The RNA shown here (transfer RNA) has 72 nucleotides and comes from a Candidatus Woesearchaeota archaeon. Rfam family: tRNA. It is annotated as a transfer RNA. Rfam's curators write: Transfer RNA (tRNA) molecules are approximately 80 nucleotides in length. Taxonomically the source falls in Candidatus Woesearchaeota (Archaea, Nanobdellati).
[in-house]
RNA sequence: GGGUCUGUGGUCUAGUGGUAUGACGUCCGCCUGACUCGCGGGAGGUCUCCGGUUCGAAUCCGGGCAGACCCA
Numbered sequence: 001g002g003g004u005c006u007g008u009g010g011u012c013u014a015g016u017g018g019u020a021u022g023a024c025g026u027c028c029g030c031c032u033g034a035c036u037c038g039c040g041g042g043a044g045g046u047c048u049c050c051g052g053u054u055c056g057a058a059u060c061c062g063g064g065c066a067g068a069c070c071c072a
Stems, first nucleotide, its partner, number of pairs: 001071007010024003018055001026042005048064005
């Protein structure tokens, strides 16, 4: 330098055009003599960036950036 794939709360993850899902973690409450466990509830993501298509984009298209693998 070329090709393929990946990028979603603190971490992992679902989502294949119609208001982003779950788990762990975190915070509050209940439970307990207390802790753990368990139960209930809350906060936290404008989906890597820019542009395009569309009534509507995490999702489709183009271009960046980062990472993994392969080729040279």